[in-house]
RNA sequence: GCUGUCAAAGGCAAACCUAUCGUAAGGUAGGGACGCAAAGCCAUGAGUCCUCCAAGGAUAGUCAGGUUACCAAAA
Repeated sequence: GCUGUCAAAGGCAAACCUAUCGUAAGGUAGGGACGCAAAGCCAUGAGUCCUCCAAGGAUAGUCAGGUUACCAAAA
């Protein structure tokens, strides 16, 4: 550097519950773990969803793309 198993360390946290913000999709915090090797970050393309209908909004745990990064069993 590549790679990522049934090793180790560390990490994130679906559903659901509570509080709160939002018209909503959803967000945030706490609890909780179904999973995750980028399930870190970025709405650029596609998808999906929402809306007071139209400008927009949500989703990075739908996929692609961009970008940064921890660990090191085996080869």

c-di-GMP-I-GGC riboswitch aptamer from a Clostridia bacterium, 75 nucleotides, folded computationally. Lineage of the source: Bacteria > Bacillati > Bacillota > Clostridia.